[in-house]
């Protein structure tokens, strides 16, 4: 490891040979040149030598003796070192050469000459090889300047280089069996050399759960990054090794290659061509293309350093030394420095006063690294040479001159503001931020960081004890196999001897260099560099120790087992037996019903049920005893006797002598369902049917009924199979029950003691807590199993068991920031307990039906101004809309403005009045009257006005930006500090409990003790009583009036004021000798008299921006203001609060009584006079105990109606009038006359009330000119009921369950449906790896025929290829499952409380979910 143009990266050597050119000298020339000599002038193409196997490149393969480290033996080693001994005598070619061919070219073919350190032979052999020990084999080359380089043979060494071993060297078992030359022998071939390396024959071996084989990834080390380490992750650059050159595949040559900048062959590609044919292989430097987020110059130079050759000169060298590009890193430096407050200017923020940028800049003085110009000039080279280079340093001149920027600024994390945006744009590493006041988004000043860099992104270690060797866990968080037997493994009781394998310990060897440390030297410093130690935790060797673990070996008995005696038991299997009871059949009584249910029906029954009596039949189960009792190893096992069997206590202490514990893998047992065969079937009961409930009910409840439930036989193998707690040993304080047994005691069946089981509470310990605690979840050792967010999922494949239905074994892709667990506190419960409260019961009166009034939805409308919506919005703001009010709609006006404050200017007093003109007015045109202080004056000061300007104004929007006010729970009794305790904590205790209260009110206990806000008191009305006061009040008595009129008096009543009383204080009961509770005396009142003001902490984004006050947006000739009409008073409805009635406890009418609180100068207004009357005149008196508003009215007496739509009831319409007021038309409020609607006590629901209450009479009063069935206040009349807390509703407390905390109006599961997204299964398709069997057979080694070479011919074996047939893997595939995720879609309500049928686990059947 994608293809590659170009150039360049391996040559040299004539001192090995021959020849030829160049050259020199002589001769001759037709001046072209030819001959002949020379030749250490120099070139050269060939033969020959030696390099090319180094050096430089990549890392594609490769899980391997490839690497690493440490050993071994059967080995070769060119060129260098040392040693000995040799270099003698011949020969035969060939290439250069010529000649003559072929070819497009690459090249190549005949023929003919010649050398040699090129080949060959003979000789010779100390040593060398072979040997059958007789013997046999087999060298050399010369050049040469005589001084060397060379050559042959052997021995040794040094290098290098093969070869073998031990031990270490990624994941996967959804790779579990793998091998056939495979595993050993014999022989024999090959190799330098062992060896199945290859071959004959022979045996049947070897590897493998200590993971073979298989797939998939991987070049392998020093090191390098990370961490306290111990480890994870990693192999760039240097260094050592392996492995490759375009793919496969061979050999050759040589010391060394199976070699590639060398050959053959086959493939792919690409080039050249004259189509016959031939070239090529940058993963050497440089460079193109492409691909990629990304990564450089076709440079100089052999000066250094090292490499090849050569005797040397030299020559070659993209090795290498330098240079160029790139902030890629790591080091160093610079971009100035010093002084400078007027705190300049901008610029931004501001509370408008300042504050920051801020000594910062300007100015002034100063210096000159780096860059720049100019000079001078190295080391690097121990003689000669210098690419780098006029470089590195040196000096010398001019100027602050050329030289800062990226990230942040919510929190983590070091820095804050403003403007703009408005869940938009956009940010973000986690957690979040943005929905109109954003320190989180842009942006602006500021202000933090780091700096020639900054900040993202990726990748790695860390933090992460978050794979725990060092250093974790499994009862509830995720995790004990459903339980046992036992194999490998792994651990193991005691006292000798021996042994040296773990194990210390002492030397040695080794652990290359470089890298890390650690001391030192050099470049100015540092990076870097150079040197010395030291480490290098490893591996081998050897020597010694024997604690201790192993191993030999002799011992003992506390573990473990065997024996002998006892004993308990639903331990297991088979057989038979037996009563009660359902159920059915059969007879008998005896009749109209049963029977089920929350009520009901289906159903059974007059063909005679249910009931009851008798008598038979059949199945499954075994009442009492019966027990946290007993048993088994777990599932589980229960009527009784029989035979079989297994275990397990207890005492005895007789035997063996560690035999023992744990257990992957295996092997067996293993509920209920469920399968198959066969019986068998009495009740039961999935399924199914019907009846019911429901919105609907595929359910819950009924009535039926099949499998199945049972027996035998065989599967199946799962459970919440749970103690959610593997087994097994030792240790560690108690109490107190209960099975089983032994001792000892006692009168006793009593008590004590132990050993073995099974519960309870509890100590130290443990634990997140919760809670475990000699039966551990405590100390502690051993083995085994399991677990490592949450869903996807115990699913999918792939295997394996099964008859099935499934079981085991068991992912990933995507997808989220969660999921979980234990306590809290709270809320909530179709939980529980306790109490309370007109909350229900018990009662009286009402609302809902009718007409009106009133106030809201709707609806209309120009407008029907706005707010309030469950309680806690609707006779509420509004204590009073005709105009005003009014905020709304129609028109008409004004613009410093209707009201204000400042300032600058100009005019002028100014206000008031009255006339006129036009209009609806407001506005506007005229015109009349008046002319301020102060000072001499200038001026000033009030004021008015016009113009300016700075603020005006807005009932415009936001109550979810606020304040402040209010409402609700709630006038419920809670709500909370401080200190102390407890708890890791979040909290807890106090505040719970036991009584008691209206009450957290009080007592009493208690780890609590105190204390606040609240409850109650304190405050005020009222209820009795004194004491003072005594007019405007009051009148016993005394006088006097028509008349408390007046005299008088202050005793009463009544006023104002100040006291007293009432507290469970007195007796009695209960209680606990307490609080405190029942009764009871006294007393005007009795257990807070009675009524009101007073409303904790805290809920509810709970009301208001329209009371008012305010931030922020908005508007400024208008959303602001003035004004005149309309509107808010509309009307097909619907509600909510009311008043009036429906009538006889009533209505008309006359006649007699009797309050209380109020209120009156814009007022109340009397007598008195008119009017039927409302009212009108009238005007005493009153500034109010004095005068009036005023008549109280229901009640009583009396009289009429007589039960009817009425003498009930008043609506509604018409006609006259009266009052307020500018003005009653839209739109007031009265009176008289006339009119006389509808209603005959009100479905369903619903409302308020416990005593001076309700209900029912009236009366004031605010508000108001007028205008209340509404508010509100007063007083009269004056009931009924309360067993009592089961239910409704609402609260308080203590408790409990919780998957909720926006707090049940919560939470949340499933199907369908619509988007997307990865997966999975598919009939198949197409690709890569690979097995096997044939087939094929280039190139080549090797074999083959007979003397020897060649060349050809056979043959083995063999690449690529080809056929066929498996097997892993990848992508795809119509169609199809399921999953995940998605805004506010659909159906239903599974779950979480007792979730409204307790949930859940297995399993089987059946359903939209």
């Nucleotide at each position: 490891a994608c293809a590659c143009a170009u150039g360049c990266a391996a040559g040299u050597c004539g001192a090995a040979c021959g020849a030829g050119c160049u050259g020199g000298g002589a001769c001759c020339u037709u001046c072209g040149g030819g001959u002949c000599c020379c030749g250490a002038u120099g070139c050269u193409a060939g033969u020959g030598g030696c390099g090319c196997a180094c050096g430089g490149g990549u890392g594609a393969g490769u899980a391997a003796c490839a690497c690493g480290u440490g050993g071994g033996a059967a080995u070769a080693u060119g060129c260098c070192c040392u040693u000995u001994a040799g270099u003698a005598c011949g020969g035969a070619a060939u290439a250069a050469c010529c000649a003559a061919g072929g070819g497009a070219a690459a090249c190549u073919u005949u023929g003919g000459c010649u050398a040699a350190u090129a080949c060959c032979g003979u000789a010779u052999a100390c040593g060398c090889c072979c040997u059958u020990c007789g013997g046999g084999g087999g060298a050399a080359a010369g050049a040469u300047u005589u001084a060397u380089c060379g050559c042959u043979a052997a021995a040794g060494g040094a290098u290098u280089a093969g070869c073998c071993c031990g031990c270490g060297u990624c994941u996967g078992a959804u790779u579990a069996g793998g091998u056939a030359g495979u595993u050993g022998g014999u022989g024999a071939g090959g190799u330098a050399a062992u060896g199945g390396c290859u071959c004959a024959c022979c045996a049947a071996g070897c590897c493998g759960a200590c993971g073979a084989u298989c797939a998939g990834u991987a070049g392998c080390u020093g090191g390098u990054c990370u961490g306290a380490g111990a480890g994870g992750a990693u192999g760039a650059u240097c260094a050592g090794c392996c492995a490759c050159a375009c793919u496969g595949g061979g050999a050759c040559u040589g010391a060394g290659a199976c070699a590639u900048g060398g050959c053959c062959c086959a493939g792919a590609c690409u080039c050249c061509u004259a189509c016959g044919g031939g070239a090529g292989g940058c993963a050497g430097c440089a460079g193109u293309g492409g691909g990629g987020g990304a990564u450089a110059u076709u440079g100089g130079a052999c000066a250094a350093u090292g490499g090849g050759g050569g005797c040397a000169a030299c020559c070659c060298u993209g090795a290498u030394c330098c240079a160029g590009c790139c902030a890629u890193g790591c080091c160093g430096c610079g971009u100035g420095a010093g002084u400078g407050a007027a705190g300049a200017a901008g610029g931004c923020c501001u509370u408008c006063g300042g504050g920051u940028u801020g000594u910062a800049a300007a100015g002034c003085u100063c210096u000159u690294u780096c860059g720049g110009c100019g000079g001078g000039g190295a080391c690097g080279a121990u003689g000669a040479u210098g690419a780098c280079g006029g470089u590195a340093c040196c000096c010398g001149c001019a100027u602050a001159a050329g030289a800062a920027g990226c990230c942040c600024c919510g929190g983590u994390u070091a820095a804050c503001u403003u403007c703009g945006u408005g869940c938009c744009a956009g940010c973000a590493g986690c957690c979040g931020c943005g929905g109109u006041a954003a320190u989180a988004c842009g942006a602006a000043g500021g202000g933090g960081g780091c700096u020639a860099g900054c900040g993202u992104u990726g990748u790695u270690c860390g933090g992460a004890a978050u794979u725990a060797c060092u250093g974790g866990g499994c009862g509830u968080a995720a995790a004990g196999c459903g339980c046992g037997c036992g194999u490998a493994g792994g651990c193991g009781g005691u006292g000798g001897u021996c042994u040296a394998u773990g194990u210390c310990a002492g030397a040695g060897g080794u652990g290359a260099a470089a890298u890390c440390c650690c001391g030192g030297g050099g470049c100015u410093c540092a990076a870097c560099u150079c040197c010395g130690g030291a480490a290098u935790u490893g591996c081998c060797u050897u020597u010694g120790a024997a604690a201790c673990g192993g191993g030999a070996u002799c011992g003992c008995u506390a573990g473990a087992g065997u024996c002998c005696g006892a004993g308990a038991g639903a331990g297991g299997a088979u057989g038979g037996c037996g009563g009660a009871a359902u159920u059915c059949c059969u007879a008998g009584u005896g009749u109209a019903g049963a029977g089920g249910u929350g009520a009901a029906a289906u159903u059974c029954g007059u063909a005679g049920a249910u009931a009851u009596u008798a008598g038979g039949a059949a199945g499954a189960a075994c009442a009492c005893c019966g027990g946290u009792g007993g048993u088994g190893a777990a599932g589980g096992c229960g009527g009784c006797c029989a035979u079989c069997u297994g275990g397990c206590u207890c005492g005895g202490u007789a035997c063996u002598g560690a035999c023992g514990c744990u257990c992957a893998g295996g092997c067996g047992c293993g509920a209920a369902a469920g399968c198959g065969u066969g019986g068998g079937g009495a009740g039961c009961a999935a399924a199914c049917a019907g009846g019911a409930u429901u919105a609907g009910a595929u359910a819950c409840c009924c009535u039926g009924g099949u499998a199945g439930u049972c027996c035998a036989c065989g599967c199946c193998c799962u459970a919440a199979a749970c103690g959610a707690u593997g087994c097994a040993u030792a240790c560690u304080u108690g109490g107190u029950g209960u099975g089983g047994g032994c001792c000892a005691u006692u009168c006793a069946u009593u008590u004590g003691g132990u050993c073995u089981g099974u519960g309870c509470c509890g100590g130290a310990g443990c634990u997140a807590a919760c809670g475990c605690g000699u039966u551990a979840a405590g100390u502690a050792u051993g083995c085994c199993g399991c677990c490592u967010g949450g869903g996807g999922a115990g699913u999918a494949c792939g295997g394996u068991c099964g008859c099935a239905a499934g079981g085991c074994u068991g992912a990933a892709a995507c997808u989220c920031a969660a999921a979980g667990g234990a306590a809290u506190u709270g809320a909530c419960g179709g939980g529980g307990g306790c109490c309370c409260g007109c909350a229900c019961a018990a009662g009286c009166g009402g609302u809902g039906g009718a007409g009106c009034a009133u106030g809201u939805g709707g609806u209309u409308c120009a407008a029907u101004u706005c707010g309030a919506c469950g309680c806690a919005a609707c006779g509420c703001g509004a204590a009073g809309a005709a105009c005003c009010u009014u905020a709304c709609c129609u028109g008409g006006g004004c613009u410093c403005g209707a009201a204000c404050g400042g300032c600058u200017u100009c005019a002028g007093a100014a206000c008031a009045u009255c006339c006129u003109c036009a209009g609806a007015a407001a506005c506007g045109g005229g015109g009349a009257c008046u002319u301020c202080u102060c000072g001499c004056a200038a001026g000033a000061g009030a004021c008015u006005g016009g113009a300016g300007u700075c603020g005006a104004g807005g009932u415009g929007c936001u109550g979810c930006a606020u304040g402040g006010c209010u409402g609700u729970c709630g006038u419920c009794a809670g709500c909370u500090c401080g200190u102390g305790u407890c708890g890791u904590g979040a909290g807890a205790u106090g505040u719970u409990g036991g009584g008691u209260u209206a009450a957290g009110u009080c007592c009493c206990g208690c780890a609590a003790c105190g204390a606040g806000c609240g409850c109650a008191a304190c405050c005020c009305c009222u209820g009795u009583c004194c004491u003072g006061u005594g007019u405007u009040g009051c009148c016993a008595u005394c006088a006097u009036u028509a008349a408390g009129u007046u005299g008088g008096g202050c005793a009463c009543u009544c006023u104002c004021a100040g006291g007293a009383g009432a507290c469970c204080g007195c007796c009695a009961g209960c209680g606990a000798u307490a609080a405190g509770u029942u009764g009871g005396a006294g007393g005007a009142a009795g257990g807070u008299g009675g009524g009101g003001a007073u409303g904790a902490u805290g809920u509810c984004a709970a009301g208001u921006c329209a009371u008012c006050a305010u931030g922020g947006c908005c508007u400024u000739u208008a959303u602001g203001u003035c004004c005149a009409g309309g509107g808010c008073u509309a009307c097909a409805c619907a509600c909510g609060u009311g008043c009036u009635a429906c009538a006889a406890u009533g209505g008309g009418c006359g006649g007699u009584a009797c309050a209380a609180a109020g209120c009156g100068c814009u007022g109340c207004a009397a007598a008195c006079c008119c009017g039927c009357g409302a009212g009108g005149g009238g005007g005493a008196g009153c500034u109010a105990a004095u005068c009036g508003c005023a008549a109280a009215a229901a009640a009583c007496c009396g009289u009429c109606c007589u039960c009817a739509g009425u003498u009930c009831g008043g609506a509604u319409c018409g006609c006259a009038g009266g009052c307020u007021g500018c003005a009653a038309c839209u739109c007031g409020c009265c009176u008289g006359c006339g009119u006389g609607a509808a209603g005959c006590u009100g479905g369903a629901a619903u409302c308020g009330c416990u005593a001076g209450u309700a209900a029912u009479g009236g009366u004031g009063u605010a508000u108001c000119a007028g205008a209340a069935u509404g508010a509100u206040a007063c007083c009269g009349u004056g009931a009924a009921u309360a067993c009592g807390u089961u239910c409704c509703c609402g609260g308080g407390c203590c408790u409990u369950g919780u998957a909720c905390a926006c707090a049940c109006c919560g939470c949340c599961c499933g199907u369908c449906a619509c988007a997307u997204c990865a997966c999975g299964a598919a009939a198949g398709u197409g690709g890569a790896u690979u097995g096997u069997a044939c087939u094929a057979g280039a190139a080549g080694u090797c074999c083959u025929a007979a003397u020897c070479a060649a060349a050809c011919a056979g043959g083995c074996c063999c690449a690529a290829g080809g056929u066929a047939u498996g097997a892993u893997u990848c992508a795809u595939g119509a169609u199809u499952g399921g999953g995940g995720u998605g805004a506010a879609g659909u159906c239903g309500u599974a779950a979480c409380a007792a979730g409204g049928u307790a949930g859940c686990c297995g399993u089987a059947g059946g359903a939209g979910a």

Predicted 3D model of a 1409-nucleotide RNA (small-subunit ribosomal RNA) from a metagenome. It matches the Rfam family "Bacterial small subunit ribosomal RNA". Gene Ontology terms of the family: structural constituent of ribosome and ribosome. The coordinates come from a structure-prediction model, not an experiment, and the mean pLDDT is 84. The RNAcentral record of the sequence draws on SILVA.